A computed fold for a 76-nucleotide RNA from a Rhodobiaceae bacterium, annotated as transfer RNA.
The coordinates come from a structure-prediction model, not an experiment, and the mean pLDDT is 82.
Its Rfam family is "tRNA". Rfam links the family to the GO term triplet codon-amino acid adaptor activity. By type it is a transfer RNA.
The sequence is in RNAcentral, with records from ENA.
RNA sequence: GCCGAUGUAACUCAGUUGGUAGAGUGCUUUAUUCGUAAUAAAGAAGUCGUAGGUUCGAGUCCUAUCAUCGGCACCA
Numbered sequence: 001g002c003c004g005a006u007g008u009a010a011c012u013c014a015g016u017u018g019g020u021a022g023a024g025u026g027c028u029u030u031a032u033u034c035g036u037a038a039u040a041a042a043g044a045a046g047u048c049g050u051a052g053g054u055u056c057g058a059g060u061c062c063u064a065u066c067a068u069c070g071g072c073a074c075c076a
Stems, first nucleotide, its partner, number of pairs: 001072007010025004019056001027043005049065005
């Protein structure tokens, strides 16, 4: 230098043919308990790595770019 994979909540990950962004864990509140844990119910938490483009509409399609990982090439 070229090619590919991954990037979504604090963490681990889903997300179908482009059509309201989700689950588990964790966190907060409440109930239960003498109290804690456990359990149950409720709730908060997201610029979908970044910047553009296409589209009525983009996590999803296109381009560029950043980070991590892998492969190939170059370098006497």